[in-house]
The part of an RNA shown here (small-subunit ribosomal RNA, 3' major domain) has 476 nucleotides and comes from an uncultured organism.
Rfam family: Bacterial small subunit ribosomal RNA.
The RNAcentral record of the full RNA draws on ENA and SILVA.
Context: one part of a larger RNA
C1' cells in the first nucleotide's frame, strides 16, 4: 500500500421489512445430471451452467454409431505430361455412393499457342482432431457500482503519501466551502433514439366537420385538409418564479403556472480492473497430432433411449369459475416459391375455385380478457385434461423409430402444495390476447406489441451484496 475481521462509524440497493403473485406437491413440455447404449456428437457447471450455444435434430442439418465406398481427394492454387471435352438424356447392376454400356458434344488463332475440361504424377489440400493454462477477436460478471488514474509541486531515507482526506450536499469523485496543493484524463451527467404537450409544413393510399351526389348500409363518390393521423422541422423544463430552511453557498422542503417538475418515463451507452471466468465447434491463429485416415462420399440408425434426481416453464385443482348464444374496443408486425378475401364442400383439421395486393390502398385478421342473457350449484363434478383406441387432414422423396393438427370415444393425477425458495415499487406486479424471426412442416421457448390493471414501503435492528472513512492483523 492492499486484502481480510462472527472490529467501529456513515451511506446505498426489491437486500430485509410491508404487500401481491409464484416455485417446491400433480400431469405434461423443455434443459441438465445419472444410468443405459453400437452411438445416445460436442461445449456450458455457485451467483455469472441447466427453454444455455440451438432464431426450429424425420432425411439434410450432424460433428456420433454400424455398414458400403474413395485416396491429389467434396474444396483451392501451381508445375509437367495426357486426352477433347464438360454439361444433358437413356438403359442395366446396386440400399445409395458408385460402376458398366449407349446417344449427344467445345471456343479462339493463319499457325505456334491460349481458354475450359478429363486422366496421370508431384508440390499440396482437408481435419467440428488436442491445447481458451500459448493467443486475437467477441462475451459474461462485480455493476450503470462511483469509482480508477496522471502531470507539476510539496512531504517522507524509502515503499509511498498528498491531491481523492475533512464540513455539508447529491442518483453520482454531483456540486459548494475549507485545505500544500494546483490542474488534467478515463468514468458520472449532457449530447443520441423513443414516449408524453403544442405549433408550422405536408394531404395520398390516411381523415371527413361543412357543401353536393348516391345506397338497404358503409368516406361509397365529387369538393375539402378543419379534426384524427402520417413524418419532417421547431417550441417547451432551466430549480426559471414565489415562500421557508441552510454558511450570503451547494442544496433541501413546500407552492404557483404547466401536457410534463426537479434525472418527467423507457432505451442505447458498461471507467481502471477482477474471475489463468467462457468460447480453438462462428471466425482468425502459434504449437502438437492424423494423412489409403482423426480426411471425403453414401444408406440406415442415433442426438427423441429411462429404475431415478434437479433447474426452467405450461395447464390445472374451479363459481372473481366452466359451458352456450349475442355484442364492443387495439397496437406492433408480416406478405410474390408469398398473404389470400368472397363463394361452394366438409362436424372439423382442411379442400376446390378464385377477386385483390410488391401493399397507410389488398390480405393475414377473429383481437381476447370485457359487457349482456341463459345454464351448471360445490360434486373428483358440465372442474381438470394426461393417457389410450379408431378414423382422418396437412407439409414433405419419405411422418415406423421420430412431425403438427382434427373428429369421435376414453377421462389419469390433481381439492392450493413440507423444509425451503423466487420475482416485482406503477401503467409496475398480476391477468388477457395479437404478431415476428428461425422455418417445407413443427413453439408451453425467445423477441416484440397492445388491452384490463392493483396492494404495500413504519423503517434500516437483522440476512445478502456494494461504496467511503477509520481500527487490528503471526496474511501478500
Nucleotide at each position: 500500500u492492499g486484502a481480510c475481521g462472527g472490529g467501529g462509524g456513515c451511506c446505498c440497493g426489491c437486500a430485509c421489512a410491508a404487500g401481491c403473485g409464484g416455485u417446491g406437491g400433480a400431469g405434461c413440455a423443455u434443459g441438465u445430471g445419472g444410468c443405459u447404449u453400437a452411438a445416445u456428437u460436442c461445449g456450458a457447471u455457485g451467483c455469472a451452467a441447466c427453454g444455455c450455444g440451438a432464431a426450429g435434430a424425420a432425411c439434410c442439418u450432424u460433428a456420433c454409431c454400424u455398414g458400403g465406398a474413395c485416396u491429389u481427394g467434396a474444396c483451392a492454387u501451381g508445375u509437367a505430361a495426357u486426352u477433347g471435352a464438360u454439361c444433358u438424356c437413356c438403359c442395366g447392376a446396386g440400399a445409395g455412393a458408385u460402376c458398366g454400356g449407349g446417344a449427344u458434344u467445345c471456343c479462339u488463332u493463319c499457325a505456334c499457342g491460349g481458354g475450359c475440361a478429363u486422366u496421370u504424377a508431384c508440390a499440396c489440400a482437408g481435419g467440428u482432431g488436442c491445447u481458451g493454462c500459448a493467443u486475437g477477436g467477441c462475451u459474461g460478471u462485480c455493476g450503470u457500482c462511483a469509482g480508477c488514474u496522471c502531470g507539476u509541486g510539496u512531504c517522507g531515507u524509502g515503499a509511498g503519501a498528498u491531491g481523492u482526506u475533512g464540513g455539508g450536499u447529491u442518483a453520482a469523485g454531483u456540486c459548494c466551502c475549507g485545505c500544500a496543493a494546483c490542474g488534467a484524463g478515463c468514468g458520472c451527467a449532457a449530447c443520441c433514439c423513443u414516449u408524453a404537450u403544442c405549433c408550422u409544413c405536408u394531404g395520398u393510399u390516411g381523415c371527413u366537420a361543412c357543401c353536393g351526389g348516391g345506397u338497404a348500409a358503409u368516406g361509397c363518390u365529387g369538393g375539402g385538409c378543419a379534426c384524427u393521423c402520417u413524418g419532417a422541422g421547431g417550441a417547451a423544463a432551466c430549480u426559471g418564479c414565489c415562500c421557508c430552511g441552510g454558511u450570503u453557498a451547494a442544496c433541501g422542503g413546500g407552492g404557483a403556472g404547466g401536457a410534463a417538475g426537479g434525472u418527467g418515463g423507457g432505451g442505447a451507452u458498461g471507467a481502471c480492473g477482477u474471475c489463468a471466468a467462457g468460447u480453438c465447434c462462428u471466425c482468425a491463429u502459434g504449437g502438437c497430432c492424423c494423412u489409403u485416415a482423426u480426411g471425403u462420399c453414401c444408406a440406415g440408425g442415433g442426438c427423441u433411449g429411462c429404475a431415478c434426481a434437479c433447474g426452467u416453464g405450461c395447464u390445472a385443482c374451479a363459481a372473481u369459475g366452466g359451458g352456450c348464444a349475442g355484442u364492443a374496443c387495439a397496437a406492433a408486425g408480416g406478405g410474390g416459391u408469398g398473404c389470400a378475401a368472397a363463394u361452394g364442400g366438409g362436424u372439423g383439421a382442411c379442400c376446390a375455385u378464385a377477386a385483390g395486393c410488391a401493399a397507410a390502398u389488398c390480405c393475414c385478421a377473429a383481437a381476447a380478457a370485457g359487457c349482456u342473457g341463459c345454464u351448471c350449484u360445490c360434486a373428483g363434478u358440465u372442474c381438470g385434461g394426461a393417457u389410450u383406441g379408431u378414423a382422418g387432414u396437412c407439409u414433405g422423396c419419405a411422418a415406423c423409430u421420430c412431425g403438427a393438427c382434427u373428429a369421435c370415444a376414453u377421462g389419469a393425477a390433481g381439492c392450493c402444495g413440507g423444509a425451503a425458495u423466487c420475482g416485482c415499487u406503477a401503467g409496475u406486479a398480476a391477468u388477457g390476447g395479437c404478431g415476428u424471426a428461425u422455418c417445407a412442416g413443427c413453439a408451453u421457448g425467445a423477441c416484440g406489441u397492445c388491452g384490463u390493471g392493483a396492494a404495500u414501503a413504519c423503517g434500516u435492528u437483522c440476512c445478502c451484496g456494494g461504496g467511503c472513512c477509520u481500527u487490528g492483523u503471526a496474511c501478500a